The RNA shown here (transfer RNA) has 73 nucleotides and comes from Saccharimonadales bacterium (SeqCode).
Its mean pLDDT, the model's own confidence on a scale to 100, is 80.
The same sequence occurs in records of 2 taxa.
RNA sequence: AGUCCCUUCGUCCAGCGGCCAAGGACGGCGGGCUUUGGACCCGCAAACAUCGGUUCGAAUCCGAUAGGGACUA
Numbered sequence: 001a002g003u004c005c006c007u008u009c010g011u012c013c014a015g016c017g018g019c020c021a022a023g024g025a026c027g028g029c030g031g032g033c034u035u036u037g038g039a040c041c042c043g044c045a046a047a048c049a050u051c052g053g054u055u056c057g058a059a060u061c062c063g064a065u066a067g068g069g070a071c072u073a
Stems, first nucleotide, its partner, number of pairs: 001072007010026004018056001028044005049065005
């Protein structure tokens, strides 16, 4: 330098154009239970890398940019 892949709550994953208010687990916070803690139960907060495009409608399709990775030279 070129080609390809990835980017979603704090972490790991699901989602494959509308049915979704972006869901689950762990973690966090609050409450219940308990003499206390743990375990268990209930609840709450928390995310689509950025910009643009396509579409009636985009986390999802396309492009650019950024970051990360693999391969080739």
It matches the Rfam family "tRNA". From the family's description: Transfer RNA (tRNA) molecules are approximately 80 nucleotides in length. Lineage of the source: Bacteria > Bacteria candidate phyla > Candidatus Saccharimonadota > Candidatus Saccharimonadia > Saccharimonadales (SeqCode). The RNAcentral record of the sequence draws on ENA and MGnify.